[in-house]
RNA sequence: CACGAUAACGGCAAACUUACCGAAAGGUAGGGACGUAAAGCUAAAGGGCCUUACUAAUGAUGGCAGCCAGCUACCGAAA
Repeated sequence: CACGAUAACGGCAAACUUACCGAAAGGUAGGGACGUAAAGCUAAAGGGCCUUACUAAUGAUGGCAGCCAGCUACCGAAA
């Protein structure tokens, strides 16, 4: 550089649900754990997907990082 144990110290938290915000997708907080070795950060200036208070359409608007991607990072068995 890479790799990822039935390892250690810890972390995050799907569905569902309660409250609030939003037109929606979705978000924030509490509960809750399906999972997770980057489930940390990045959403105009990579791809992809979702949305419609706009558009004939192209597009535009907003969103998703727990789809891929980019950047950064804890630990250290085996190969």
Background: Model confidence (mean pLDDT): 86 of 100. c-di-GMP-I-GGC riboswitch aptamer, 79 nucleotides, folded computationally.